[in-house]
RNA sequence: AGAGUUUGAUCCUGGCUCAGGACGAACGCUGGCGGCGUGCUUAAUACAUGCAAGUCUACGAGAAAAGAGCUUUCGGGUUCUUAGUAAAGUGGCGAACGGGUGAGUAACACGUAGGCAACCUGCCGACGGGAGGAGGAUAACCUUGCCAAAGCGGGGUUAAUACUUCAUAAUGCAGCGGAUCCGCAUGGAUAUGUUGUUAAAGUGGGGGAUCCUUCGGGACCUCAUGCCUGUUGAUGGGCCUGCGUUCCAUUAGUUUGUUGGUGAGGUAACGGCUCACCAAGGUUACGAUGGAUAGCCGGUCUGAGAGGGCGAUCGGCCACACUGGGAUUGAGAUACGGCCCAGACUCCUACGGGAGGCAGCAGUAGGGAAUAUUGCGCAAUGGCCUAACGGCUGACGCAGCAACGCCGCGUGACCGAUGAAGCUUUUUGGAGUGUAAAGGCCUGUUAGAGGGGACGAACGGUUCACACUCGAAUAGGAUGUGAAUGUGACGGUACCUUCAGAGAAAGCUCCGGCUAACUCCGUGCCAGCAGCCGCGGUAAUACGGGGGGAGCUAGCGUUGUCCGGAAUCACUGGGCGUAAAGAGCGCGUAGGCGGGAAGGUAAGUCUGAAGUGAAAUUUGUCGGCUUAACCGGCAAACUGCUUUGGAUACUGCCUUUCUUGAGUCAAGCAGGGGAAAGUGGAAUUCCUGGUGUAACGGUGAAAUGUGUAGAUAUCAGGAAGAACACCGGUAGCAAAGGCGGCUUUCUGGGCUUGUACUGACGCUGAGGCGCGAAAGCGUGGGGAGCAAACAGGAUUAGAUACCCUGGUAGUCCACGCCGUAAACGAUGAACACUAGGUGUUGGUGGUGUAAAAGCCAUCGGUGCCGACGCUAACGCAUUAAGUGUUCCGCCUGGGGAGUACGAUCGCAAGGUUGAAACUCAAAGGAAUUGACGGGGGCCCGCACAAGCGGUGGAGCAUGUGGUUUAAUUCGAUCUACGCGAAGAACCUUACCGGGGUUUGAAAUGCUGCUUACAUUCCUGGAAACAGGAUGCCCUUCGGGGGUGCAGUACAGGUGCUGCAUGGCUGUCGUCAGCUCGUGUCGUGAGAUGUUGGGUUAAGUCCCGCAACGAGCGCAACCCCUGUCCUUAGUUACCAUCAGUUCGGCUGGGGACUUUAAGGAGACUGCCGAUUGAAAGUCGGAGGAAGGUGGGGAUGACGUCAAGUCCUCAUGGCCCUUACAUCCCGGGCUACACACGUGCUACAAUGGCCGGUACAAAGGGUUGCAAUAUCGCGAGAUGGAGCUAAUCCCAUAAAACCGGUCUCAGUUCGGAUUGGAGUCUGCAACUCGACUCCAUGAAGUUGGAAUCGCUAGUAAUCGUGGAUCAGCACGCCACGGUGAAUACGUUCCCGGGCCUUGUACACACCGCCCGUCACGCCAUGGGAGUCGGUAGUACCCGAAGUCGCUAGGCUAACUUCGAGCAAUCGAGGAGGCAGGCGCCUAAGGUAAGAUUGGCGACUGGGGCGAAGUCGAACAAGGUA
Repeated sequence: AGAGUUUGAUCCUGGCUCAGGACGAACGCUGGCGGCGUGCUUAAUACAUGCAAGUCUACGAGAAAAGAGCUUUCGGGUUCUUAGUAAAGUGGCGAACGGGUGAGUAACACGUAGGCAACCUGCCGACGGGAGGAGGAUAACCUUGCCAAAGCGGGGUUAAUACUUCAUAAUGCAGCGGAUCCGCAUGGAUAUGUUGUUAAAGUGGGGGAUCCUUCGGGACCUCAUGCCUGUUGAUGGGCCUGCGUUCCAUUAGUUUGUUGGUGAGGUAACGGCUCACCAAGGUUACGAUGGAUAGCCGGUCUGAGAGGGCGAUCGGCCACACUGGGAUUGAGAUACGGCCCAGACUCCUACGGGAGGCAGCAGUAGGGAAUAUUGCGCAAUGGCCUAACGGCUGACGCAGCAACGCCGCGUGACCGAUGAAGCUUUUUGGAGUGUAAAGGCCUGUUAGAGGGGACGAACGGUUCACACUCGAAUAGGAUGUGAAUGUGACGGUACCUUCAGAGAAAGCUCCGGCUAACUCCGUGCCAGCAGCCGCGGUAAUACGGGGGGAGCUAGCGUUGUCCGGAAUCACUGGGCGUAAAGAGCGCGUAGGCGGGAAGGUAAGUCUGAAGUGAAAUUUGUCGGCUUAACCGGCAAACUGCUUUGGAUACUGCCUUUCUUGAGUCAAGCAGGGGAAAGUGGAAUUCCUGGUGUAACGGUGAAAUGUGUAGAUAUCAGGAAGAACACCGGUAGCAAAGGCGGCUUUCUGGGCUUGUACUGACGCUGAGGCGCGAAAGCGUGGGGAGCAAACAGGAUUAGAUACCCUGGUAGUCCACGCCGUAAACGAUGAACACUAGGUGUUGGUGGUGUAAAAGCCAUCGGUGCCGACGCUAACGCAUUAAGUGUUCCGCCUGGGGAGUACGAUCGCAAGGUUGAAACUCAAAGGAAUUGACGGGGGCCCGCACAAGCGGUGGAGCAUGUGGUUUAAUUCGAUCUACGCGAAGAACCUUACCGGGGUUUGAAAUGCUGCUUACAUUCCUGGAAACAGGAUGCCCUUCGGGGGUGCAGUACAGGUGCUGCAUGGCUGUCGUCAGCUCGUGUCGUGAGAUGUUGGGUUAAGUCCCGCAACGAGCGCAACCCCUGUCCUUAGUUACCAUCAGUUCGGCUGGGGACUUUAAGGAGACUGCCGAUUGAAAGUCGGAGGAAGGUGGGGAUGACGUCAAGUCCUCAUGGCCCUUACAUCCCGGGCUACACACGUGCUACAAUGGCCGGUACAAAGGGUUGCAAUAUCGCGAGAUGGAGCUAAUCCCAUAAAACCGGUCUCAGUUCGGAUUGGAGUCUGCAACUCGACUCCAUGAAGUUGGAAUCGCUAGUAAUCGUGGAUCAGCACGCCACGGUGAAUACGUUCCCGGGCCUUGUACACACCGCCCGUCACGCCAUGGGAGUCGGUAGUACCCGAAGUCGCUAGGCUAACUUCGAGCAAUCGAGGAGGCAGGCGCCUAAGGUAAGAUUGGCGACUGGGGCGAAGUCGAACAAGGUA
């Protein structure tokens, strides 16, 4: 730091996914040790049990067990110790800390910085002052009553540091004064005068005099501690303020103690905190109110940072303690382990009542994916009480459990090839695992056993000594130093050491790409995998297993979550023409931003200093544990806030000023700018009348329609409404929508020129207001034409459409709504800057002219082209999409969806605002190459056209489909179908039935045995075969060859896969194309070249050109044929010569024909025309042949997963007494039917009969076979000749000559059938060919449709060959006779090139949308129904504070009275119960709000295999 994924490929946009880090985790597999941490994230659910807050020489009272003594009637009693102890009580302090949790809380709760001149503060420190007198009670205790319990009551006794009162009292407090100083508005501080008012408590130790004594002691002195009061400090708190602090506007208004004032009350204190009265305010778009969510922070995780997420452990703050309310005590609480009340729940109960609160530590149940021991100890640290010892302390220190995390260590090290075995794989040779193992030599961490053995312990207390200090004191006490004494839960742990021994200690995930790591088997779209892309349908590196490998390692993976990558919310750091995105347009409020100059100020800004930013964390460095994690010291940092000094460029604010921005004015100018009124002609329709007659109209063609009741046409007149031809123009105007005859009135904006004026008055613009096409709505008019709906006619498979005939709303006017459009330049507004060229429009100036035109300059508008620049590209380019500034609007994957709900606007239609669940891995933009188009252009082809002959109809032959069958073997779709098959009676043969064989019918190797093999014979059988008989050679005597049998390797397979393959082949197509190198262009795919202009059969050639060249194709080279020449003549030939049996037969010839070798010839070479030139084309000459002479062979890159595993070869799979192999028989030859290819015909251009001519190319010894004879014939007999230019097959036929038939189902046609034969063959029944006699079917030229052919061609005629025993209408080849037509390229088919569109790329047999039908999923509405939440109104109203009251109760103080007194009585003060009132929790009632669950039915949406109908993408067939 990036990568994968949209495409055939590319660039871009854009989402999804991955690699990293982290975790209080969980789950799966596995698990040796140690250190340090961490451990209910869920039910703030409910809790059994134990523990978590007590303590104290203040006070009174005061045990027991046990022991000892005395005594005893031996039952006991009593004294002392225990012990002023335990336990309980009064009282003090603590219990408000510590510990837990995060429910609530969006708040001064928290953070940060400040303030209190508006406050409090127990214990602690410092400094003053004081502590005098008096009194009455009460628990405990004793007694008694009620009660299940908890507990409650009556009577009596007693103490205090408990309580009360009096005194004293200040620098306290309160009132009234003046003074000094200060401040921040109220005011504050410090002396000070005066009046009033308010305190107290003792306890312990020691002590010589003096006094008292109940002889214990007290007074007194002194020390310690406590008490009261005041000031002050420290600590802790309270209150106030600035700033910061989540989401929703589908929450826009909210508030009545509300906002402020005056007064009072209340509080520690300010304050509507509370109350009375007065005023009507307060808050809010800089987001109030409401709703949702949430403890906040230091920090922590991530990140380069900025940010984003989180707020466990540790630390600070807050809140809470079963839920709600309330106060009391106190320095402090509205109190986790206190109280009262209400509620829910649990428990006890004698049913009358009571008790309880683990969100303390353990633990239990429940919930959950999930989170530990009912442990030890106060030894350390800390806390409370105490003078102290000490006590208490689930805080804390430790231990236990858990791989939950981080860190460290180990599971051995070295040598060891014969590369062992095993396993895996293999091309069978080997290779891998692999120095790995075994084996050898060592070491000794950890674990195990034995031994030793810590640090953490310092205090404090006590005793002694010394110093100093209080003291009258050598008592005593405080402080310091030294000595002695003692304390460990962890734990016999860490650590050290000895012993033995490699001994006890490795797994997990992954291996298609991303992403490091590959093979075999199994499976066969199954089972399964998967983070994304995607794997799996018989050769899976992707599933499962094995081997091997990669990674990490006591862990490894998975899941979840967060950050990152993601610049994918963009401050750093994005965009908006076409990808998502500019509001339809304007006016304008708030806000934001704003021209030149000067001065002031110093808010922003910059800089210095100070304070703060807790500690921990982080970073650096140093240090401590053997290292590290961990821990400690120091430093940095904490990017912030506050205060203060300074600077003044920029911004702000204030003042002054300027004119260039903006505006005003004057003179002109152009214009379909707007509104209203009037007016004009053409056209259309209608009405009236005339002329006139049969049609008109409409369409692709028609019909509906109109018309003999007179249309259409035409003439004249009239009526109505709407729109304004020509001009008219990428011309004008307007903000946009939009605006078009002419005239008038009213009116807005713009431009030019001029300089006079104002002096920044500006730009943008959230909300707001206005305008806003068409359609639509309301009311009233109007209505000619046009025309949704509708009707009819056509078209069509259908046609609720396209076309036609009609036709109503509407279109028009007035007024009022609607408020949307592809309202588009798909481009917001404003300003500035940045090459030009060329049109056009409106001004002005100059020049020019008689006037114009024109030219030059300039300002405004509107187009085109184009540089820089920008852009993904297309493109934009002074009218920017360039470069900048300002402001507004908008976007953040596709679908769901501009939908639902809510709100709001509207009469309605509907508009505006605007989600989620769910679902997909894409959706998309631009450009590229193809392919395609019922797009275009150019061109070609028997493609059409022009012709000739066929097919399709008939019969037959043959192939195929289908059907049938035991089997009818298999393959083959244009490019299969007389094809593989150049020949199925058996064989072939692969199919079926039956009968046999199993190393096999044929091949090779090895081992053992045997002795031939072959042959022949017999029996059975359909045969194969089975049984039986017969039965070797060579030899050096070792054996060898051969055969058979048995065994073993193996054979064999026309079994599967042509979608694993080779080879071969078909098709496009003998079409003219297909590519490459270098260069250039493009970000790139790619382009260029190969396009263009000509030309050609041709990418053939020429010219041009950022291309220049090259390759495979084309052409040529090859073969046949056409002319000539040379050479050579036998079996061929015969002109001349001779012979002749008259047959080139013989001699001979080498001329001709011919044969077969080599050459020549044709090249647009020559002439003319044409084209700018060239290439070429046209015409001509010559020539046997002329523009490739004719024909053949030859088939580019590729396409169709085309065909063939049944020619052959071959991987893999499958069968192996069978899917192999042998044999017999059957089938491939079936037959309602359908199709292809042919043959023969339908006849007179013919049939039949007779006669007469002329070929070429082939074949022949398992063969062709002559003459001859026989047979009507097929053929038979027989065999000359021929291994072939020699002999044979072998008469060519059509043609020609003559005759006959005379248009008919015939003298056409020959099917079918009967009979008789021939030939081949082991064998013609299924199932051969041919012959003769007889029979004589369909058929009279063939519907729609369709095929071949352009010259020696079609048509027609015969001949030969391969295969083959036989079988040919097929196939291949040969010659004979021998035409017609081509204007031309509009159309059909196929192809080539260029171009265009595309949503196609498996490429139109493509892609794809919606309705309907089926399944699944989430969701809206929904009569209702069941909850939750917050509030409003009213009712009721606990506890409690406060207020009022208090006739009841009442020790202290007081007055009076009685009494000698103790004391008693009465009254007062004070207090209290009780009562009343205000407030108020819970509860109730009512109407609503809001939010959620369920809900018959219903709406659309998404996904799915696939069905119906039409639509979109090409002009998609109606753009």

This is a predicted structure of a 1519-nucleotide RNA (small-subunit ribosomal RNA) from a metagenome. The sequence is in RNAcentral, with records from SILVA. Its Rfam family is "Bacterial small subunit ribosomal RNA".